Context: one part of a larger RNA
RNA sequence: GGAUGAACGCUGGCGGCGUGCUUAACACAUGCAAGUCGAACGGACUUGUCCAAUUGGAAGCAGAAGAUGCUUGCAUACGAAGCUUCCGCCCGGGCAAGUUAGUGGCGGACGGGUGAGUAACGCGUGGAGAACCUGCCUUUAUCUGGGGGAUAACAGUUAGAAAUGACUGCUAAUACCGCAUAAGCGCACACUGGGGCAUCCCAGAGUGUGAAAAACUCCGGUGGAUAGAGAUGGCUCCGCGUCAGAUUAGCCAGUUGGCGGGGUAACGGCCCACCAAAGCGACGAUCUGUAGCCGGCCUGAGAGGGCGACCGGCCACAUUGGGACUGAGACACGGCCCAAACUCCUACGGGAGGCAGCAGUGGGGAAUAUUGCACAAUGGGGGAAACCCUGAUGCAGCGACGCCGCGUGAGUGAUGAAGUAUUUCGGUAUGUAAAGCUCUAUCAGCAGGGAAGAAAAUGACGGUACCUGACUAAGAAGCCCCGGCUAACUACGUGCCAGCAGCCGCGGUAAUACGUAGGGGGCAAGCGUUAUCC
Repeated sequence: GGAUGAACGCUGGCGGCGUGCUUAACACAUGCAAGUCGAACGGACUUGUCCAAUUGGAAGCAGAAGAUGCUUGCAUACGAAGCUUCCGCCCGGGCAAGUUAGUGGCGGACGGGUGAGUAACGCGUGGAGAACCUGCCUUUAUCUGGGGGAUAACAGUUAGAAAUGACUGCUAAUACCGCAUAAGCGCACACUGGGGCAUCCCAGAGUGUGAAAAACUCCGGUGGAUAGAGAUGGCUCCGCGUCAGAUUAGCCAGUUGGCGGGGUAACGGCCCACCAAAGCGACGAUCUGUAGCCGGCCUGAGAGGGCGACCGGCCACAUUGGGACUGAGACACGGCCCAAACUCCUACGGGAGGCAGCAGUGGGGAAUAUUGCACAAUGGGGGAAACCCUGAUGCAGCGACGCCGCGUGAGUGAUGAAGUAUUUCGGUAUGUAAAGCUCUAUCAGCAGGGAAGAAAAUGACGGUACCUGACUAAGAAGCCCCGGCUAACUACGUGCCAGCAGCCGCGGUAAUACGUAGGGGGCAAGCGUUAUCC
């Protein structure tokens, strides 16, 4: 000089883009962070509508024939059928729309977090797999026939404080289980051709043998099964590289190899029986300490040195330790089981929990933010879709934490005003600085308009960015330093005291080095200090 995920002191106007628990992988209240599908299924419920069934009472309107009266065609009361309203009785089924506790499917192996462990094929790089797997997606070929038995839900009974069960009965499916079929495929056998150093591998035709499925539909489709190919993702192996210590020199019994078997998607002491006695090591084994690795970042002319925050790739972990289940994929952060520590509930019999997800709390610490808005965009899961979910993500909030940009005014103005400091008392400095006069309006504030981001509709951000107008120099400057290094000097106070200090060193009565003031220098919304690295 440069740099930082910084902190501390003083100070602090605006904006853009970034960035923010480096310490206790310490403990966590509360809310949210993974659901979705009724076009797989039965049931339950709601609404509407249609059919069927059941027909009774009350009130009102109306009033045929008949009756009575007489002014013989009108009135009166009774009054059947009918119409309207209300109440009651009866009450089974269909259709449509919707909701969803359960069965079932797909997804919860992605996305998000952290860096504890790990010195290792973990990572980086370059290869290999004639030892491998791959849901969804694309494509090709061939099928999608016919049966069966259950079970949740539900109903009933029952145990328990609860969590959660137990028994009996009923029922459905794209749930489950047989059967048929087998283009292609697996396995076994022998044959032919080709390849390989070899165990063997590839191709062809043949015989035997083995294994499959599921339907729904709004009729457009959507699915299911087997086999092949692709794509994507993964798994394994190898060469090389990857911190320090020899005050760590010997280490190792499944240890090293063989043979046979088991296991795996697959190779392999991965595991096991038997056999042999090997294997590693001063080219540093083993042990100990430290550490996630890399792309990169910082510095440096480079070589190198330091670092591994943010962003991206890989790995590992999910309170600690162990285990498997399901599945294409996990030995699974918001799944299961066991053990341990801790916390909570309890009727004391027994239960519940896991923020290294987003916010947030306590604690630790020099130190690190909101219990915000939205799914509008991008992306992800489910769905045929509408749509639902998404603390991923997009945004907003807080912090000068960093970088960048802008402003705090411009011109003129000498009676060189006043004040202040100093003085040889003449003056000198502050100083065109101020005042005054003339302007301007960036930012902030006020008023009006107002986006892009979104493809037809749909905008959290947001009345935001931006534009226009009016308005007032008003609302906006500090910090460090001034002995030399090192740019910048005087006065007073103090008197080896108080103090300063990065180094040299200042201070014991005229201190440019301490403290204050005036002046000056440097940087500037920052300036200094501390820590760390080059």
This is a predicted structure of a 534-nucleotide part of an RNA (small-subunit ribosomal RNA, 5' domain) from an uncultured rumen bacterium.